[in-house]
Context: one part of a larger RNA
RNA sequence: UGCUUGACGUCUGAGGGGAAGGACGCCAUAGUACGAGAGGAACUGGCGUUCGAGGCCACUAGUUUACCGGUUAUCUGACAAGGUAUCAUGCCGGGCAGCCACGCCUUAAGGGAUAAGUCCUGAAAGCAUCUAAGGAUGAAGCCCUCCUCGAAAAGAGAUGUCUUAGAACAUAGCUAGAAGAGCUGUUUGAUGGGAUCGACGUGUAAGUGCAAAGGUAACGAUGCAUUCAGCGUGCGGUUUCCAACGUUCA
Numbered sequence: 001u002g003c004u005u006g007a008c009g010u011c012u013g014a015g016g017g018g019a020a021g022g023a024c025g026c027c028a029u030a031g032u033a034c035g036a037g038a039g040g041a042a043c044u045g046g047c048g049u050u051c052g053a054g055g056c057c058a059c060u061a062g063u064u065u066a067c068c069g070g071u072u073a074u075c076u077g078a079c080a081a082g083g084u085a086u087c088a089u090g091c092c093g094g095g096c097a098g099c100c101a102c103g104c105c106u107u108a109a110g111g112g113a114u115a116a117g118u119c120c121u122g123a124a125a126g127c128a129u130c131u132a133a134g135g136a137u138g139a140a141g142c143c144c145u146c147c148u149c150g151a152a153a154a155g156a157g158a159u160g161u162c163u164u165a166g167a168a169c170a171u172a173g174c175u176a177g178a179a180g181a182g183c184u185g186u187u188u189g190a191u192g193g194g195a196u197c198g199a200c201g202u203g204u205a206a207g208u209g210c211a212a213a214g215g216u217a218a219c220g221a222u223g224c225a226u227u228c229a230g231c232g233u234g235c236g237g238u239u240u241c242c243a244a245c246g247u248u249c250a
Stems, first nucleotide, its partner, number of pairs: 006162006015149004021051008034039001052107005060101001062099002067094005072085005096234001110144003117137004166249004171185004191243003194239005199233004207226005214219001
């Protein structure tokens, strides 16, 4: 751009893509079939393991340079609170979300037509013959079943609601993301920030009081209490306090 009004939904499925599966063990079959014995299966059914593939983060583990705590050197006069110490956390102990595997889930069962092959019936050729007519069976392979894309499939599809509506930019953003794109919100608002509550992380802040070896005293490492404290949050709820103003086309 087209599909001859447009918008928002739900489908069909021509056609395309996929390797999504592979292997092994154990139990039953069965000490059976078979075999003089020694020995010793299979079809089938069930339970698992491993490799591969796809997905997920409730659990477990890792990471977590958001965060909390401890601690050394040094600097800010001291305390408190901080800075620096790898290019990138000084080092250490933890750690939510997120991301992930070492964690979890799925990878099932079947149908159709066939190949080689095996057969049935059966003449040419009074017999025989799987083949000439006809019929059956038969593979991890083929076509479906499964996952995925897919109305630009020009035979351009179907269907529901609304119908003069709508679209783009801009703007607050993230279920999305290399850029475009996609998706949500825009005061008839919880879209982002803030506040607050919860949940979670760390592990009991500062100040004060008491105790404290030693010391004439001043002082005093440290401990206890106040204190499940203090601090923090990429998560959830609530709340319009702040910002979502507007412009253009049709």
This is a predicted structure of a 250-nucleotide part of an RNA (large-subunit ribosomal RNA, domain VI) from a Candidatus Woesearchaeota archaeon.
The prediction has a mean pLDDT of 80.
Taxonomically the source falls in Candidatus Woesearchaeota (Archaea, Nanobdellati).